[in-house]
RNA sequence: CACUCAUCGAGACCGGCUGAGGGAUUGGGCCCGAAGACGCCGGGGCAACCGCCGCCAAAGCGGAAAGGUGCCAACUCCUGCGGGCGCAAGCCCGGCAGAUGAGCA
Repeated sequence: CACUCAUCGAGACCGGCUGAGGGAUUGGGCCCGAAGACGCCGGGGCAACCGCCGCCAAAGCGGAAAGGUGCCAACUCCUGCGGGCGCAAGCCCGGCAGAUGAGCA
């Protein structure tokens, strides 16, 4: 990087360094940012995908949080594509794409 499966409206801050953009791509919005964002580092935390323990034939359910990941602004920030409802604004459902984990090559 590719493929498969699952989940994605909850949750989680204090410092140090740096210094201008950032919020995946891209269009439209709307936000964050010199009262220092984003990023990196240290500490802390949230959570429970793998793993651990128990029940179970299994699928699953429950528990704890060694270890492996992940995460700690806003619904994946909203939206573009399809369908339904609606006078409309818009709402709902489903996709596309993305993120994370596990497996596989």
A computed fold for a 105-nucleotide RNA from a Steroidobacteraceae bacterium, annotated as SAM riboswitch aptamer (S box leader). It matches the Rfam family "SAM riboswitch aptamer (S box leader)". Rfam links the family to the GO term regulation of gene expression. The organism belongs to Steroidobacteraceae, within Bacteria. The model forms 97% of the base pairs in the Rfam consensus.